Transfer RNA from Actinomycetospora sp., 74 nucleotides, folded computationally. RNAcentral holds the sequence, with entries from ENA and MGnify. RNAcentral records the identical sequence in 2 taxa. Model confidence (mean pLDDT): 81 of 100.

């Protein structure tokens, strides 16, 4: 320097014929149960959907350009 996957909560990940308040495990916090803890069950906090710009009545999904992680050529 071409090309290609990918970025969604503290971690792993869903969610792509464009539509209703943006989820779920684990993990945090409280309860509830216990002598006390663990298991369990119940609850609430947490999110510029990597930025930024376009299209649309609407974008997390679609274009573009930028950045970060990885793989492939040269």
């Nucleotide at each position: 320097c071409g090309g290609g996957a990918c970025g969604u909560a503290g971690c792993u990940c869903a969610g792509u014929u464009g539509g209703a308040c943006a989820g779920a495990g684990c993990g945090g916090c409280c309860g509830c149960u216990u002598c006390c803890g663990a298991c369990g069950c119940g609850g609430c906090a947490g999110g510029u959907c990597a930025g930024g710009g376009g299209u649309u009545c609407g974008a997390c999904u679609c274009c573009c350009c930028u950045c970060g992680u990885c793989c492939c050529g040269g």